This is a predicted structure of a 74-nucleotide RNA (transfer RNA) from Candidatus Iainarchaeum sp.
Rfam family: tRNA. Gene Ontology term of the family: triplet codon-amino acid adaptor activity.
RNAcentral holds the sequence, with entries from ENA.
Model confidence (mean pLDDT): 81 of 100.
RNA sequence: GGGGCUAUAGCUCAGCCUGGUAGAGCAGCGGACUUUUAAUCCGUGUGCCGUGGGUUCAAAUCCCACUAGCCUCG
Numbered sequence: 001g002g003g004g005c006u007a008u009a010g011c012u013c014a015g016c017c018u019g020g021u022a023g024a025g026c027a028g029c030g031g032a033c034u035u036u037u038a039a040u041c042c043g044u045g046u047g048c049c050g051u052g053g054g055u056u057c058a059a060a061u062c063c064c065a066c067u068a069g070c071c072u073c074g
């Protein structure tokens, strides 16, 4: 230098192909239970979806550029 993958909640990840209300588990917080803790049960998410731009009535999703990490070719 060429090619590819990844970036979404505090953490691990779905959702993207096929545009239409942003989700799950864990953690945290509040409550119930318990002498207390743990366990169990109930409730609880204002995430500008890596950054900037474009297309569209509408973009996490499609297009372009860029940033960071990883893999690969030479």
Base pairs, nucleotide, nucleotide: 001073002072003071004070005069006068007067010026011025012024013023020057028044029043030042031041032040050066051065052064053063054062